[in-house]
Predicted 3D model of a 138-nucleotide RNA (c-di-AMP riboswitch aptamer (ydaO/yuaA leader)) from a Solirubrobacterales bacterium. The prediction has a mean pLDDT of 77. The source organism's lineage runs through Bacteria, Bacillati, Actinomycetota, Thermoleophilia and Solirubrobacterales.
């Protein structure tokens, strides 16, 4: 000074999953209360004709072709992502297109009631213009 791996930190990424105050004891972890976000129930109007071939809810993550006894696994697609101050938009590229729950039950719904406030991932990525709004500088 080079190259490999492992940790950690800082910038950052999916998402509603963040800020505060209080109380323990096992010092970051639990308990609890608050705002902030988010989500689910739930009148009259309106709407709907379905019911074991059950119905439905969170989420982008639905549907369709093929292969297989099936598990499953290809190939497409609704939809969804991708920092360089933040929105919208167009265009190029890369990538995701899953899982979980409720339990015979739920259409919209004012009031009103309930319920989460997690999880993962980060040397990968280092395009581009257009418009608004901002920030620091002189």
């Nucleotide at each position: 000074g080079c190259c490999g791996c492992a940790g950690a930190c800082c910038c950052g990424c999916u998402g509603a999953g963040u800020u505060c105050c209080c109380g323990u004891c096992u010092u970051g972890a639990c308990g609890g209360g608050a705002a902030g976000c988010g989500g689910g129930g739930g009148a009259c109007c309106c709407a709907u004709u379905g019911g074991u071939u059950g119905g439905g809810g969170c989420g982008a993550a639905u549907c369709g072709c093929c292969g297989g006894c099936a598990a499953c696994g290809g190939c497409g697609u609704a939809g969804c992502g991708c920092a360089g101050c933040u929105c919208u938009u167009u265009c190029a590229g890369c990538g995701c297109g899953a899982g979980c729950c409720c339990g015979u039950c739920a259409g919209c719904u004012a009031a009103c009631c309930c319920c989460g406030u997690a999880a993962g991932c980060c040397c990968a990525c280092c395009g581009a213009a257009a418009g608004a709004g901002g920030a620091u500088u002189u």